[in-house]
Context: one part of a larger RNA
RNA sequence: CUCUCUCUAAGGAACUCGGCAAAAUAGCCCUGUAACUUCAGGGGAAAGGGUGCCUCCUAACAAAGGGAGAAGAAGUGACCAGGCCCGUGCGACUGUUUACCAAAACAUAUACCUCCGCAAAGUCGUAAGACCAUGUAUGGAGGCUAAUGCCUGCCCAGUGCCAGAAGGUCAAGGAAGUUGGUGACCUGAUGACAGGAGAGCCAGCGACCGAAGCCCUGGUGAACGACGGCCGUAAUUAUAACGAUCAUAAGGUAGGAAAAUUCCUUGUCGGGUAAGUUCCGAACUGCAUGAAAGGCAUAACAAUCUGGGAAUUAUCUCGGAGAGAGGCUCG
Numbered sequence: 001c002u003c004u005c006u007c008u009a010a011g012g013a014a015c016u017c018g019g020c021a022a023a024a025u026a027g028c029c030c031u032g033u034a035a036c037u038u039c040a041g042g043g044g045a046a047a048g049g050g051u052g053c054c055u056c057c058u059a060a061c062a063a064a065g066g067g068a069g070a071a072g073a074a075g076u077g078a079c080c081a082g083g084c085c086c087g088u089g090c091g092a093c094u095g096u097u098u099a100c101c102a103a104a105a106c107a108u109a110u111a112c113c114u115c116c117g118c119a120a121a122g123u124c125g126u127a128a129g130a131c132c133a134u135g136u137a138u139g140g141a142g143g144c145u146a147a148u149g150c151c152u153g154c155c156c157a158g159u160g161c162c163a164g165a166a167g168g169u170c171a172a173g174g175a176a177g178u179u180g181g182u183g184a185c186c187u188g189a190u191g192a193c194a195g196g197a198g199a200g201c202c203a204g205c206g207a208c209c210g211a212a213g214c215c216c217u218g219g220u221g222a223a224c225g226a227c228g229g230c231c232g233u234a235a236u237u238a239u240a241a242c243g244a245u246c247a248u249a250a251g252g253u254a255g256g257a258a259a260a261u262u263c264c265u266u267g268u269c270g271g272g273u274a275a276g277u278u279c280c281g282a283a284c285u286g287c288a289u290g291a292a293a294g295g296c297a298u299a300a301c302a303a304u305c306u307g308g309g310a311a312u313u314a315u316c317u318c319g320g321a322g323a324g325a326g327g328c329u330c331g
Base pairs, nucleotide, nucleotide: 001326002325003324004323005322006321007320008319010317011316014315019312027051028050029049030048031047036041038147054069055068056067057066058065084309085308086307087306089304091301095106096105112143113142114141115140116139122131123130124129148297149296150295151294153227155225158224159223160220161219162218163217164216167215168214169213173209174208177205178204179203180202181201182200185196186195187194188193228246229245231243232242255289268282269281270280271279
């Protein structure tokens, strides 16, 4: 010097990103216990008192209990053994996950939508076949949301999905017809020459027939998604219930809001402090909130995030002393 511990005057978080670490609390019995609440809780809330041993009384000379007295600083005398309170955010909860991140992430009960009538839908496989399921719509599959309470607005123009069938478009295929090639065959008494005839075959084009789809007509948002400008106006000023205009499929409703969302921003006002970029409560001027990618509230819960408080302490002012282990030096 490092590590593991013990004690420390006065102060008591002044330390620090932050009470990190440490201290404090602690068992059992009795009293007592708030807001809030889903009436189960909250709750061991909080806040207090007692605790050993001996003698005596009570009791049945038992056990357990109650009462009185005596000594000590101290009686769960060592060990063992909750710290607490008041706000906020988030997630309802128990649970799950990152063998360095345990969370606000995942899951979840709940709610809703869609598909599926069984040889089901869905999934794997080229197939046979298998899972679903030795199940049968109170079932199975997919998606989204996330207890509970109050709710869940407007838009179907675009995209998707569902339904429809009058018309338009439209493939393979069929096909009347038409064009080209080849060409059996016939005549010239024969012929490699000449003329004629055109069946069949091959190929090209092809009126017309021809399904779904698309165009089209409707529906559908707990489907993907979207949810405006500009100008004027009230007997101070300010503001605009109101009006006008452009434009749209419709222009953001209820609720909440400098928020896990606010750039400007340490915004403004109030509270808490002597002093508060954090915190709490408001207002709304929302760069860029908003309703199952759910909105808002919420008791309980949490090795959750964040602010405050009493208690407590070597975290600190600010060091000091001691014990053990290691290092180092010497041997």

The part of an RNA shown here (large-subunit ribosomal RNA, domain IV) has 331 nucleotides and comes from Catharanthus roseus. The source organism's lineage runs through Eukaryota, Euphyllophyta, Spermatophyta, Apocynaceae and Catharanthus. RNAcentral holds the full RNA, with entries from SILVA. Its Rfam family is "Bacterial large subunit ribosomal RNA". The coordinates come from a structure-prediction model, not an experiment, and the mean pLDDT is 85.